[in-house]
Molecule: transfer RNA
Organism: Pontiellaceae bacterium
């Protein structure tokens, strides 16, 4: 330098193809059961979907640019 992949809740991920209420597991908080711990059950909080712009009535999803990380290749030595 070229090609490909990834970035979504504290952590691990799905959703993108085919635009229409942002989800799952673990974790957190509260309540109940328990002497307590552990565990179980119920409820609840937590998101600028990497960033910027565009298209659209409507964008995590489509388009463009950009940034970080990973893999492969090339170049130099």
């Nucleotide at each position: 330098c070229g090609g490909g992949g990834a970035g979504u809740a504290g952590c691990g991920c799905a959703g993108u193809c085919u635009g229409g209420u942002a989800g799952c597991g673990c974790g957190g908080u509260u309540g109940c059961u328990u002497u307590g711990g552990g565990a179980g059950c119920a409820a609840u909080a937590g998101g600028u979907c990497g960033c910027a712009g565009g298209u659209u009535c409507g964008a995590a999803u489509c388009c463009u640019g950009u940034u970080u990380c990973c893999c492969c290749g090339a170049c130099c030595a």